[in-house]
RNA sequence: CGGAGCGUGGCGCAGUCUGGUAGCGCACUACACUGGGGGUGUAGGGGUCGUAGGUUCGAAUCCUAUCGCUCCGACCA
Numbered sequence: 001c002g003g004a005g006c007g008u009g010g011c012g013c014a015g016u017c018u019g020g021u022a023g024c025g026c027a028c029u030a031c032a033c034u035g036g037g038g039g040u041g042u043a044g045g046g047g048u049c050g051u052a053g054g055u056u057c058g059a060a061u062c063c064u065a066u067c068g069c070u071c072c073g074a075c076c077a
């Protein structure tokens, strides 16, 4: 330098193909069961979907640019 993949609550991930209410597990908070811990159950909080722009009635999803990480290749030595 070229190509590919990834980026979504604290952590790990799905959802993208085919645009239509942002989800799952763990974690966290409150309450209940328990003498306590642990565990279980119920309820709840938390996300500008890397960033910017575009298309659209509507974008995590489509398009463009860009940033970061990983991999492959090339180049130099």
Stems, first nucleotide, its partner, number of pairs: 001073007010026004020057001028044006050066005